Predicted 3D model of a 477-nucleotide part of an RNA (small-subunit ribosomal RNA, 3' major domain) from an uncultured bacterium.

Context: one part of a larger RNA
RNA sequence: UGACGGGGACCCGCACAAGCAGCGGAGCUGUGGUUUAAUUCGAAGCAACGCGAAGAACCUUACCAGGUCUUGACAUCCCUCUGACCGGUCCGUAACGGGACCUUUCCUUCGGGACAGAGGAGACAGGUGGUGCAUGGUUGUCGUCAGCUCGUGUCGUGAGAUGUUGGGUUAAGUCCCGCAACGAGCGCAACCCUUGCCUUUAGUUGCCAGCACAUAAUGGUGGGCACUCUAGAGAGACUGCCGAGGAUAACUCGGAGGAAGGUGGGGAUGACGUCAAAUCAUCAUGCCCCUUAUGAUCUGGGCUACACACGUGCUACAAUGGCCGGUACAACGAGAAGCGAAACCGCGAGGUGAAGCAAAUCUUUUAAAACAGGUCUACAGUUCGGAUUGCAGGCUGCAACUCUCCUGCAUGAAGUCGGAAGCGCUAGUAAUCGCAGGUCAGCAUACUGCGGUGAAUACGUUCCCGGGCCUUGUACA
Numbered sequence: 001u002g003a004c005g006g007g008g009a010c011c012c013g014c015a016c017a018a019g020c021a022g023c024g025g026a027g028c029u030g031u032g033g034u035u036u037a038a039u040u041c042g043a044a045g046c047a048a049c050g051c052g053a054a055g056a057a058c059c060u061u062a063c064c065a066g067g068u069c070u071u072g073a074c075a076u077c078c079c080u081c082u083g084a085c086c087g088g089u090c091c092g093u094a095a096c097g098g099g100a101c102c103u104u105u106c107c108u109u110c111g112g113g114a115c116a117g118a119g120g121a122g123a124c125a126g127g128u129g130g131u132g133c134a135u136g137g138u139u140g141u142c143g144u145c146a147g148c149u150c151g152u153g154u155c156g157u158g159a160g161a162u163g164u165u166g167g168g169u170u171a172a173g174u175c176c177c178g179c180a181a182c183g184a185g186c187g188c189a190a191c192c193c194u195u196g197c198c199u200u201u202a203g204u205u206g207c208c209a210g211c212a213c214a215u216a217a218u219g220g221u222g223g224g225c226a227c228u229c230u231a232g233a234g235a236g237a238c239u240g241c242c243g244a245g246g247a248u249a250a251c252u253c254g255g256a257g258g259a260a261g262g263u264g265g266g267g268a269u270g271a272c273g274u275c276a277a278a279u280c281a282u283c284a285u286g287c288c289c290c291u292u293a294u295g296a297u298c299u300g301g302g303c304u305a306c307a308c309a310c311g312u313g314c315u316a317c318a319a320u321g322g323c324c325g326g327u328a329c330a331a332c333g334a335g336a337a338g339c340g341a342a343a344c345c346g347c348g349a350g351g352u353g354a355a356g357c358a359a360a361u362c363u364u365u366u367a368a369a370a371c372a373g374g375u376c377u378a379c380a381g382u383u384c385g386g387a388u389u390g391c392a393g394g395c396u397g398c399a400a401c402u403c404u405c406c407u408g409c410a411u412g413a414a415g416u417c418g419g420a421a422g423c424g425c426u427a428g429u430a431a432u433c434g435c436a437g438g439u440c441a442g443c444a445u446a447c448u449g450c451g452g453u454g455a456a457u458a459c460g461u462u463c464c465c466g467g468g469c470c471u472u473g474u475a476c477a
Stems, first nucleotide, its partner, number of pairs: 001477002003474003007471002010468004015461002019425002026315002029311004033306002041052002063301007072124001076123002078120006087102005105114003126290002129288003135284002137279003140275001142273001147186006153162003166177003192267004198234006206225001211222003238261001241255005317418001321376004326371001333364003338357002343352003384415001389410006431453007
C1' cells in the first nucleotide's frame, strides 16, 4: 500500500421488510448419472443446466457399424492425352464409387493458346485431432458500481503519501465550501435513438368533418387535407419562476404554470482492472500429433436410450371457472421457388381454386382475454384436467418404423394448490391475454419483439446478501 475481520461510523441496491404472483409435489426441455456399437463435443456456484443449437427423420453430424478412395471432397504448380464441361437414357450396387451409349467449346500467325475433363509423379492438400495454462479476436462477471489514474509541486531515508481526505450535498470523485496543493485524463453527466404535448411542411392512408353520386352495405366514386395518421423540420423542461430551510453556497422541501418537473419513461453506451473466467468446435494462429488415416465418401443407426437426481419453462388441479353460440377493440412485423383472397368441397386438419400484391394500396388478418346471454348448480376426480393408448385421416418431404407436426372419433392417467428450502417484481411494472418474427421443406410450451386488460405494497434500515467511502486491528501478500 492492499486484502481480510462473527471491528466501528456513514451510505446505497427488490438486499431485507411490506405486498403480489409463482417454483419445490404431476405430462415438455436442458443437465448429471446409468446404459449403449455410438448415445459426438463444449458450457460447471453466482456468471453451466429452453446455454453454443435462430429449430438432430436423410442432410446438418463432428459419434458408431459396415462398404469404399488414396495427390485425395477442396487449393496452387508440372507433364501426357482428350475435346469438352453440363445434360439425357440404360445396366449394376444397400448407396456412393463403377460400366455402356447419345449429345456437346472458343481463339489461332496452324507452332500453339484459353478453358474444361481424364491419367501420372511429387511438392502438398486435409484434420470439428491436443493444448483457451502458448495466443489474437470476441464474450461473460463484479457493475452502469463510482470509481481508476497522471503531470508539476510539497512531505517522507524509503516503500509511498498528498491531490482523491474533511464539512455539506447528489443517482454520481455530482456540485459547493475548506485545505500544500494546483491542474489534467479515462469514467459520471450531456451529445445519439425511441416514447409522451404542441406548431409547421407534405398528402394515392384517414374523413362524410362540409358538399355531391352510387349501393343491400362499405371512402366504393367525384371532391377536399380540417381531424386521425404517416415522416421531415421546429418548439418545449432549464431548479427557469415563487416561498421555506441551508453557510448568503451547493442543494433540499413545498407551490404555480405546464402534455411532461427536478437525470420525465425506456434503450444504446460498460473506466483502470478481477476471475491463468469462457471459447483452438465461428474464425485466425504458435507448438505437438495423424498422413492408404485422427483425411475423404456412402448406406444404415445414434445424438430422441431410462431405475433415478437437479435446473428453466408450459399446462393444470377449477365456479372471479369449464363448455356453447353471439358481438367489440390492437400493435410490432413478414411476403415472389413468397403471402395467398373471394367462392366451392370436407365435422376438421386440409383440399380445389386462382383474384390481388415486390405491398401505408393486396395477402397474412376473424386478435384473445373482455362484454351480454345460455348451460353445468353445490363442488364432484366432475361438462375440472388432459397424459396415455386404439382406429380413421391430413400436410411437408426421395423417405415420417426407429423419429415430425396436425385433425376427427373413442380412451380418459397423475393431479384437490404442493415439505425443507429458495426465486421474480416498485407502475403501464407484476399478473394475465393473445399476435408477429427469426430459424425453417416440415416441426416452438423455447427465443426475440408487439400490443390488450391491469393491481397490491414500501412503516422503515435492527437483521440476511452484495457494493461504495472513512477509520481501526492483523503473526496474511

Overview
The RNAcentral record of the full RNA draws on ENA and SILVA. Model confidence (mean pLDDT): 81 of 100.